[in-house]
Parts: sequence; structure tokens; C1' cells
RNA sequence: UCAGGGACCGCGCUGAGUCUGGCGCCGUGCUUCUCGGAGAGCAUGGAACCGGAGCCGGGGAACCACAUCUUCAUGGGGUGAAUCCGGCGGACGGGGAUCAGGUCACUCUGACCCUGAACGCUGGUAGGGCGAUCUUUGCGCCCGAAUCCGUCAGCUCACCUGGUAGGCGUUCGACAAAGAGGAG
Repeated sequence: UCAGGGACCGCGCUGAGUCUGGCGCCGUGCUUCUCGGAGAGCAUGGAACCGGAGCCGGGGAACCACAUCUUCAUGGGGUGAAUCCGGCGGACGGGGAUCAGGUCACUCUGACCCUGAACGCUGGUAGGGCGAUCUUUGCGCCCGAAUCCGUCAGCUCACCUGGUAGGCGUUCGACAAAGAGGAG
């Protein structure tokens, strides 16, 4: 000097998931006391708990909306960008005539045909995000999950109530055009 990996700080992205007060607790460093340990003070960091502000959801009148009421069935609804469609496979089911086995005859078993289907793989897609001041357009890239309520929820003032996590990037192409903004 180059290349690769890891940790911390700072900066940035996703997302509502940010800011702040209190109380003790724990770790590290320094000082002090002590024979030593324990203790005390200062600095710094961490997790938990209890609050405040901000932010994001859910429930919930009138008006409005849903032609109305009752019963049954398919349940239905919420958070989130995360829905829907196709292909292949498919646990497990439903139906059918024929054939074969079995039987006194049925039930039954197998083969065959049609069909539903959790789930797995895969191709698209509604939708969402990124390309480092912002907006629009173009181009490129990525995601397109998961989970909760429990038969119940249209909208919704007052009111009630929940959440405030998690995951990444960091010399990169920090893309191009137009407009806006900022600095000199």
C1' cells in the first nucleotide's frame, strides 16, 4: 500500500416503533478507606420496572352506508406492503360405474375414472421499499413474510383500550433528466 473478516462510535435505511423523567440493580475504569475483603465517591455503559410527551393501531353513537327480518350453512374480522392467479407434487378426504378378490347375498378390500384439499416446490401479480437534500419521470435492484382475536366488530363524537419491536447498510453506480430548495 492492497485485499478479506470482526467489534465500537458516528451517519444512514426499513418500520408507528422516537424523545424524556424517576427508582433502585448490575458491569467497567479511576480515586479514597482498609492488613485484605466489604464499603464510599466520581465517570461511563447495560438490562428491568414505574411515569410523561410524541407517534401508530383496535373497539365504540348520531348522520350516512348495507333493501329489511328470522334460521341454517360457507365462518368472519384485525395488525402489516405482504394479496390474488397459474404449473408440478400432494398427507388426508368426497363421488361414480365397471372389473377383480371375498360372501348364500350385502357390507367390505383392491384396481380404474372424476373431484376437493392442508402443505411443499416453482412462475407471475395487486401492493410496498431502495438507488445519500426534496419532488416528478425514466432506468436498475429488492420484498411480496408472519401473526393475533375466537363465532364477534360497517362508518363513528364523547369514551374505553393496545403497541412503541425487530432487521439491515456504511466509499457504495453514493444511476440519469427536469424542477424546487440550500450554501458561496

c-di-AMP riboswitch aptamer (ydaO/yuaA leader) from a Propionibacteriales bacterium, 184 nucleotides, folded computationally. Model confidence (mean pLDDT): 76 of 100. Its Rfam family is "c-di-AMP riboswitch aptamer (ydaO/yuaA leader)". Rfam describes the family as follows. This family represents a conserved RNA structure found upstream of the ydaO and yuaA genes in Bacillus subtilis and related genes in other bacteria. The model forms 92% of the base pairs in the Rfam consensus. Lineage of the source: Bacteria > Bacillati > Actinomycetota > Actinomycetes > Propionibacteriales.